Molecule: small-subunit ribosomal RNA
Organism: uncultured bacterium
RNA sequence: AGAGUUUGAUCCUGGCUCAGGAUGAACGCUGGCGGCACGCCUAACACAUGCAAGUCGAACGGACCGCGUAACUAUGAAGCUUCGGUUGAUUAGUUACAUUUGGUUAGUGGCAAACGGGUGAGUAAUGCAUAGGUAAUCUACCUCUAAGUCUGGGACAACAUUUCGAAAGGAAUGCUAAUACCGGAUAUACUCUUUGUUCAUAAGAACGUAAGAGAAAAGAUUUAUUGCUUAGAGAGGGGCCUAUGUCCUAUUAGCUUGUUGGUGAGGUAAUGGCUCACCAAGGCUACGAUAGGUAGCUGGUCUGAGAGGAUGAUCAGCCACACUGGGACUGAGACACGGCCCAGACUCCUACGGGAGGCAGCAGUGAGGAAUAUUGCGCAAUGGACGAAAGUCUGACGCAGCGAUGCCGCGUGAGUGAUGACGCCCCUCGGGGUGUAAAACUCUGUCAAGAGGGAAUAUUAUGAAGGUACCUCUAAAGGAAGCAACGGCUAAUUACGUGCCAGCAGCCGCGGUAAUACGUAAGUUGCAAGCGUUAUCCGGAUUUAUUGGGCAUAAAGCGUGCGUAGGCGGUAUUUUAAGUCAGAUGUUAAAUUCCACAGCUCAACUGUGGCCUGCAUUUGAAACUGAAAUACUAGAGGCUAGGAGAGGAAAGCGGAACUCACAGUGUAGCGGUGAAAUGCGUAGAUAUUGUGAGGAACACCAGUGGCGAAGGCGGCUUUCUGGACUAGAUCUGACGCUCAGGCACGAAAGCAUGGGGAGCGAACGGGAUUAGAUACCCCGGUAGUCCAUGCCGUAAACGUUGUUCACUAGGUGUUGGAGGCAUCGACCCCUUCAGUGUCGUAGAUAAUUCGUUAAGUGAACCGCCUGGGGAGUACGACCGCAAGGUUAAAACUCAAAGGAAUUGACGGGGGCCCGCACAAGCAGUGGAGCAUGUGGUUUAAUUCGACGAUACGCGAAGAACCUUACCAAGACUUGACAUCCGCAGAAUCCCCUAGAGAUAGGGGAGUACCUUAGGGAACUGCGUGACAGGUGGUGCAUGGCUGUCGUCAGCUCGUGUCGUGAGAUGUUGGGUUAAGUCCCGCAACGAGCGAAACCCUUGUCUUAUGUUACCAGCACGUAAUGGUGGGGACUCAUGAGAGACUGCCCGUGGAAAGCGGGAGGAAGGUGAGGACGACGUCAAGUCAUCAUGCCCCUUAUGUCUUGGGCUACACACAUGCUACAAUGGACGGUACAAUGGGUCGCGAAGCCGCGAGGUGGAGCCAAUCCUAAAAACCGUUCUCAGUUCGGAUUGUAGUCUGCAACUCGACUACAUGAAGUCGGAAUUGCUAGUAAACGCAGAUCAGCUACGCUGCGUUGAAUAUGUUCCCGGGCCUUGUACACACUGCCCGUCACACCAUGAAAGUUGGAAAUGCCCGAAGCCAGUGUGCUAACCCUUGUGGAAGCAGCUGUCGAAGGUAGAGUCAGCGAUUGGGGUGAAGUCGUAACAAGGUAACC
Repeated sequence: AGAGUUUGAUCCUGGCUCAGGAUGAACGCUGGCGGCACGCCUAACACAUGCAAGUCGAACGGACCGCGUAACUAUGAAGCUUCGGUUGAUUAGUUACAUUUGGUUAGUGGCAAACGGGUGAGUAAUGCAUAGGUAAUCUACCUCUAAGUCUGGGACAACAUUUCGAAAGGAAUGCUAAUACCGGAUAUACUCUUUGUUCAUAAGAACGUAAGAGAAAAGAUUUAUUGCUUAGAGAGGGGCCUAUGUCCUAUUAGCUUGUUGGUGAGGUAAUGGCUCACCAAGGCUACGAUAGGUAGCUGGUCUGAGAGGAUGAUCAGCCACACUGGGACUGAGACACGGCCCAGACUCCUACGGGAGGCAGCAGUGAGGAAUAUUGCGCAAUGGACGAAAGUCUGACGCAGCGAUGCCGCGUGAGUGAUGACGCCCCUCGGGGUGUAAAACUCUGUCAAGAGGGAAUAUUAUGAAGGUACCUCUAAAGGAAGCAACGGCUAAUUACGUGCCAGCAGCCGCGGUAAUACGUAAGUUGCAAGCGUUAUCCGGAUUUAUUGGGCAUAAAGCGUGCGUAGGCGGUAUUUUAAGUCAGAUGUUAAAUUCCACAGCUCAACUGUGGCCUGCAUUUGAAACUGAAAUACUAGAGGCUAGGAGAGGAAAGCGGAACUCACAGUGUAGCGGUGAAAUGCGUAGAUAUUGUGAGGAACACCAGUGGCGAAGGCGGCUUUCUGGACUAGAUCUGACGCUCAGGCACGAAAGCAUGGGGAGCGAACGGGAUUAGAUACCCCGGUAGUCCAUGCCGUAAACGUUGUUCACUAGGUGUUGGAGGCAUCGACCCCUUCAGUGUCGUAGAUAAUUCGUUAAGUGAACCGCCUGGGGAGUACGACCGCAAGGUUAAAACUCAAAGGAAUUGACGGGGGCCCGCACAAGCAGUGGAGCAUGUGGUUUAAUUCGACGAUACGCGAAGAACCUUACCAAGACUUGACAUCCGCAGAAUCCCCUAGAGAUAGGGGAGUACCUUAGGGAACUGCGUGACAGGUGGUGCAUGGCUGUCGUCAGCUCGUGUCGUGAGAUGUUGGGUUAAGUCCCGCAACGAGCGAAACCCUUGUCUUAUGUUACCAGCACGUAAUGGUGGGGACUCAUGAGAGACUGCCCGUGGAAAGCGGGAGGAAGGUGAGGACGACGUCAAGUCAUCAUGCCCCUUAUGUCUUGGGCUACACACAUGCUACAAUGGACGGUACAAUGGGUCGCGAAGCCGCGAGGUGGAGCCAAUCCUAAAAACCGUUCUCAGUUCGGAUUGUAGUCUGCAACUCGACUACAUGAAGUCGGAAUUGCUAGUAAACGCAGAUCAGCUACGCUGCGUUGAAUAUGUUCCCGGGCCUUGUACACACUGCCCGUCACACCAUGAAAGUUGGAAAUGCCCGAAGCCAGUGUGCUAACCCUUGUGGAAGCAGCUGUCGAAGGUAGAGUCAGCGAUUGGGGUGAAGUCGUAACAAGGUAACC
């Protein structure tokens, strides 16, 4: 950085797709290790269990436990003893210790619980971000400063007793402490009232002054501290306010009543409609209010060159929330996640009376989901709460576990090792690949494993992680590689399988029997502990374009103007400093990114420093923009003088035409069409003359002429009226340009009311056309067209080109002015202004084209576009009487749709030209019978192929067997045929038996050739396996050959030039030709394949030769004959030459090419005929001539044999033969060819037979012999008939070929004697030795179906004025939506299937608002007759003060009513889209057959 995809190809426009990066991911396959991170994106769904907020006994009274001392009671070891007892250790209990001491702690009390942790539901601004303000404010704990801590009092828990309850939890009575609560004293400072100075933006702030009023405190303890109170300051943390920024929808345009402001009051820490009373009527909004939808915001993250776009997990800042809704209490701080009250939903317990609960804390469970972890360890560290401290608590946090979820690092070994093992794959069978890869040998030891040692993290101590990191040792290559792709994009290919099936696919697209695209294998490529897929975001996409796009024809200029807001704006001077520019300062949290350095072995990761587009404040500058002021005249406008004009409105007038009416003349038609008919007309039309009436439109002039903003405007006159232009340079002094909304105008059609109505004429009727014809054509004809008034508001309203201004070569027309030269004057000519055309330079454009009237170069403003279809449609809104208009989507669907140009092809487009193409002629075919081929049908089989032209008397130049490929039956299996091997035998010939034969069995004859003597070669039989064999398939896998367009004149190349390119030029043009034949011209110059020529035959002549051909002259001979001698003249044969070239003359043409005529010549303009067939087309034909890839069969799809079939027969077609007769038939007579063929052959004469033929055998290997003409001609006869035409069919008898004529041959004789009397529609051949007629020969072949085919000669015409038409072809041009190319493309209804969507009686649900009802908790207010310890007054009860209770305002949830809105479903219904082979037509593309379109 680009690539693929629209086309036959090209350029452009334009969408779709891909390659990159990323992720809190998921899924598939696979999985060795470690480090660092991360881990419910879904149901703010419901939660079992455990834990997550406590701490302080140095605030307090108790309780309990332990210890000490003393006393008492009981016990009674040991000693003594008088045995009675005594001293009395010990143990147990009780009491006391005015406070013995230590520990634990339910309660009172203090502090914390408002932090930390979670989540993102709500929120579009009461939020967040940035910058400010607070002179409108609060702040516990902490720090500093100053001062103080005096004196009293009464209670309530705990506790005890009684009592209610299942429980949770209470109730009553009695006692008690405090750092709990309350009174009093004191008051530097504080608050309020009075007042001064300084400062200040108003309310105020700071510092004072004087007097008065008010208000504090708590103690604890091992005595060193720590609390407490008041005040000030600080730090940190809040509250409130302002500015700017902060998503989508206008198919949400108006919203608002505490609303906006004021005064006063209340309330708050504090400003404020925050609340209330009164007053005013304001406030917000197109710079988007209000409404709806969506959404936590940010630092950042991802991407991008950047600008941007997307995003807001983890980490960090802010906000909001804590089952849902409401509320307050406490407190410095909450309207409070693990507090309270109420309402609701849900769950649990219950003795049914009543209670309890809130994981969006950490784990964990269920559910949801494609999907996200352990009911772990520890407070060791860091941090937090409490405490004087020890310490306690801490699911914050530190760690571990699980997960390839991501990033980073490492490994799965390294070296040597073959012309290269095995296996596997491919193969042209030679080999190649895997591949130094393996094995083998030599090494190493990272990771993992085992053993030993062993940290830092902690400063004196304390280590969960953890015996972890790390170090050392041991052994062994041992334990460790997959995934995807391989048609192009995109790196990497082969085989097999499959056969539009199975399947693939991101786009284009693969798959229908040779798939590099499906599946498998081998190989290769890429990445690698991962690899692919899916999803999403950015990129590529300049495909929303600020950077950085467009609007004539591709999507896109409003139909046109006026004009508001807005945007932009001429010259000069001065001021200012908002924009602008420069400096400084503050801020821009940390983390992140980037740069530098550093720490973990590296990296990821982490640390330190720097940088950080903004905003604010401040100091300056003054060119430009803005603002203010003053001037100017070049923009704009006014004035004067002119001329031009279908500019507009109204009134009047005119003639032509038309129709109608009346009257006259006049008679049978008129009218209309491609042709007709309907229609009109004898009741007098059409035609014609006169008169009258009516309505509409204005011929000629008339012109890419004029005017108008556009729509549009056309007879003449008058009135009213708008604008532009020219000349003058007198006035104003920027007054200008554009223009969202808005307003006005706006063709035709249409609508409303009232007129009018000649012509024309939707609808409609009739007639034609047609398969149909609801059309085109014709005859009629209503609305309408016209006028007045009012609507509608759209057009291909187009120059498909918005308006204004400036600049940038010209040429040539035309309209309206002005000036100049010149003139008597008018032209001409020159200059200039304003319009309107055309050609064109530079330039522009994808091209076409535009080009001073820009689509060029610039400026200003507005409108519009973003793939095709769905759709300018639905819904909604606005407008309209309606028709409808304006605004204007989505689902779904396709990979294109489109523009310009190119080459072809095509056209019921045009021009030119050719051809037996038509025309002019001759003969036919199509009708009959027969022959042959084909189709069809039949059959055991009727073998196969060929199917418009370009199949059908074609392959087949010859099917009785054979051929033969088909069918039936019978046989064979290395085979009928080829090569190789082994054994045996010569080969070969003859006979017999069985059989339909193939074949089988038996017998006989026969012993060959070469030899180095071993053997070899040929042939036959048997055996073995490699193989043979196949007319089996595919002509759409092929070669070769062939047909056809077409013997048409075309088809190309090199170099050059033009074009962005496909391509063009040459090859077009003017002539000419049979011809791209030749000439001339020309950005072309040359060349090639074709055409022509060269080749063959034929036509004339010369020459050479002269047998088998010939016979003029000479000779001989015959009945006759070149029969004989001879000859080389002629014919002829075979060679070699000559000749024809528009060469000559005349005319014409351009002094050309050529053409017309003529001469000469055998032949004249290619002399005639043949062979010869360009590039290509038809997937044309042939696998059955042959060759051949692949597939298939292998005791059969091969081979052999016999018989049958290819010859069938209701029928249809094609090609021929014979005829229908007198231009003839029959009979008789008489002539004249050429090409050919012949030894398994042609076969003469003679003889026999009516004949086919038989016999015979001369001659001939052939210019020698054989085979040989018929029409014609000369006579006779028939006389127009189904015949003396015609010969089919049939019968009988024969001949020939052949093993064999039944299926199934040909011919002969006799007899028989069918159809047919010249052929409908249609159609074929032929232009001169041709058509037509006539016979002859040959190939194939035993014979023949031959009437076919290929050749040969004989006789021998007619016609062509010409190119309008049919067919085919060539060149040029034009249109095209065709390119498989008109047998093309393509439209709509209907039918069927599927999909999304609109309407719809209704129905279901959501959210929000409004009115009313009810009104919990609670704050506030009132009341308080019931109740009450502190303090005060009284002194006895009360007062004061307070509480319960009650009442009121507000108030959540709930109920109810109507209206709106959003969404789901909905019988039925509307259109839309999609779908290889449905129906009906043929609307469009060519003049698309009626030009198309709005």